[in-house]
This is a predicted structure of a 98-nucleotide RNA (TPP riboswitch aptamer (THI element)). The model forms 100% of the base pairs in the Rfam consensus. The prediction has a mean pLDDT of 78.

RNA sequence: GCGCAUGACACGGGGUGUCCUGGCUGAGCCAGGGCUGAGAAAUACCCGUCGAACCUGAUCCAGUUCAUACCGGCGAAGGGAUGUCAGCGCAGUCGUCU
Numbered sequence: 001g002c003g004c005a006u007g008a009c010a011c012g013g014g015g016u017g018u019c020c021u022g023g024c025u026g027a028g029c030c031a032g033g034g035c036u037g038a039g040a041a042a043u044a045c046c047c048g049u050c051g052a053a054c055c056u057g058a059u060c061c062a063g064u065u066c067a068u069a070c071c072g073g074c075g076a077a078g079g080g081a082u083g084u085c086a087g088c089g090c091a092g093u094c095g096u097c098u
Base pairs, nucleotide, nucleotide: 001090002089003088004087006086007085008084009083010082011048012047013046014045016042017035018034019033020032021031022030023029024028054079055078056077060073061072063070
């Protein structure tokens, strides 16, 4: 100097749905329960360019489900948030000694 499916710290990005029951004034909110999920408001969880974390198209199309979830398409389409130190590996330069 370069590299890494490594570690620490700091910083940053992101989502939070669906169904049932009950209560309250109206779309809605609150409480309890079921479902899926890493996470369904948690000093949590996931993700940070080698970026499908997440967003847009999208109140999208097809299958499936009580519904969401899930699966295929759209689609590697368009967007999307990083620094420092340590460790390890490789390569090089300078000096000293033999």